[in-house]
About this RNA:
Small-subunit ribosomal RNA, 3' major domain from a metagenome, 481 nucleotides, folded computationally.

Context: one part of a larger RNA
RNA sequence: UGACGGGGGCCCGCACAAGCGGUGGAGUAUGUGGUUUAAUUCGACGCAACGCGCAGAACCUUACCUGGGCUUGACAUCCCGGGAAUUGGCUGGAAACAGUUGAGUGCCUUCUAACGAAGGAACCCGGAGACAGGUGCUGCAUGGCUGUCGUCAGCUCGUGUCGUGAGAUGUUGGGUUAAGUCCCGCAACGAGCGCAACCCUUGCCUUUAGUUGCCAUCAUUAAGUUGGGCACUCUAAAGGGACUGCCGGUGUUAAACCGGAGGAAGGUGGGGAUGACGUCAAGUCCUCAUGGCCUUUAUGUCCAGGGCUACACACGUACUACAAUGGUCGAUACAAAGGGUUGCGACACUGCGAGGUGGAGCGAAUCCCGAAAAGUCGAUCUCAGUUCGGAUUGCAGUCUGCAACUCGGCUGCAUGAAGUUGGAAUCGCUAGUAAUCGUGGAUCAGCAUGCCACGGUGAAUACGUUCCCGGGCCUUGUACA
Numbered sequence: 001u002g003a004c005g006g007g008g009g010c011c012c013g014c015a016c017a018a019g020c021g022g023u024g025g026a027g028u029a030u031g032u033g034g035u036u037u038a039a040u041u042c043g044a045c046g047c048a049a050c051g052c053g054c055a056g057a058a059c060c061u062u063a064c065c066u067g068g069g070c071u072u073g074a075c076a077u078c079c080c081g082g083g084a085a086u087u088g089g090c091u092g093g094a095a096a097c098a099g100u101u102g103a104g105u106g107c108c109u110u111c112u113a114a115c116g117a118a119g120g121a122a123c124c125c126g127g128a129g130a131c132a133g134g135u136g137c138u139g140c141a142u143g144g145c146u147g148u149c150g151u152c153a154g155c156u157c158g159u160g161u162c163g164u165g166a167g168a169u170g171u172u173g174g175g176u177u178a179a180g181u182c183c184c185g186c187a188a189c190g191a192g193c194g195c196a197a198c199c200c201u202u203g204c205c206u207u208u209a210g211u212u213g214c215c216a217u218c219a220u221u222a223a224g225u226u227g228g229g230c231a232c233u234c235u236a237a238a239g240g241g242a243c244u245g246c247c248g249g250u251g252u253u254a255a256a257c258c259g260g261a262g263g264a265a266g267g268u269g270g271g272g273a274u275g276a277c278g279u280c281a282a283g284u285c286c287u288c289a290u291g292g293c294c295u296u297u298a299u300g301u302c303c304a305g306g307g308c309u310a311c312a313c314a315c316g317u318a319c320u321a322c323a324a325u326g327g328u329c330g331a332u333a334c335a336a337a338g339g340g341u342u343g344c345g346a347c348a349c350u351g352c353g354a355g356g357u358g359g360a361g362c363g364a365a366u367c368c369c370g371a372a373a374a375g376u377c378g379a380u381c382u383c384a385g386u387u388c389g390g391a392u393u394g395c396a397g398u399c400u401g402c403a404a405c406u407c408g409g410c411u412g413c414a415u416g417a418a419g420u421u422g423g424a425a426u427c428g429c430u431a432g433u434a435a436u437c438g439u440g441g442a443u444c445a446g447c448a449u450g451c452c453a454c455g456g457u458g459a460a461u462a463c464g465u466u467c468c469c470g471g472g473c474c475u476u477g478u479a480c481a
Stems, first nucleotide, its partner, number of pairs: 001481002003478003007475007015465002019429005026320008034311002042053002064306007073131001077130002079127005086103007107120005133295002136293003142289002144284003147280001149278001154193006160169003173184003199272004204240007213230003218227002243266001246260005322422001326381007338369003343362002347358004388419001393414007435457007
């Protein structure tokens, strides 16, 4: 100087407390461990691994296993010989591939009257070797990227001063703040990386603009449908607006804090992006790059089939429930944000339905996906393993796709399991939040209870900081570095 202490002081955080809803019990989905297996590819392991890499394993993917092939190779550059590229058929085969037989002569340059000849650029076949290849090992050789402490308020430097020195001071102290934020004091004076602000979004207003958007007045219609209009809504560009600016009080006349006015908004207005010096030899050699090592008729490469989907069990994360604040049936209202040409598909017909047939319009403020759902109104069920719950299984279909057996989604009929609120323990959340309700998107042929986003309805509680956990500053002890 640090680190540590079941030392002390001060302070903060959904850390506790106060509340609301869960997890832990059930069924299922999904990941992991274990076990099994020819293989169940590999990685990730307290927080910070376990709906994680995987924004989507039937083939492909695919790295694994079994079997069948290839050896200058699936891919790159160079050399030699031949051939245009390309493409059809036949035989064997699971395919890869092996064998065989047809069609076919392009582009550029030069020579030639022409036929044709030579060379070249692609591309294909054969050959020789230099080499290729490796999702093989090492993340404890590395770059890059990422997680975490933590959006915590810290981490340092120059000069000066003090100390023999390691170092100290500054950065400590008194206040204050979300903040090393600011003020005052001080052997310090300044500065840098962080904080804050600058950026995006949302909340108010103005101006500009008015189609595909809107409709107050006038006419018109089934309908903003059409004329008309751009006031309003909205859209999207530029501005304004909030600064402790004003008033009162407290404070050291300071920084600031408390209350108030005005205001759409008030003291960082809400949300996001933004992550200092460093820590964990944290994670990743399987994104990529890369040192070293290993491999080279195989640890490379092509193909078919299988596996990653196994199942006594254990754990994590979710979904659906156990019902009446509910289930079922009928009627009816109100979103936002997205996506669409190999696409979205209105509408009509058809099927109980998933869907099928035809197909308008739309590269979209125009057309389509599209029905929002909880809600509201009415009817019914009357506390039961039920008209709750939907697992499981049987049959029949449908869609995607070469192909749904291993191993996809959806539909109809039948079947109707466990489950009556969950032990010890444990998680999230402070406001348009929790809870609850639906909607969209990426990936994607098909496949979502996951992920990412969007809006609708919309709470309760916080006395307080003694305690648990994590963190910051000062101080103290130490046989630790």

Its mean pLDDT, the model's own confidence on a scale to 100, is 84.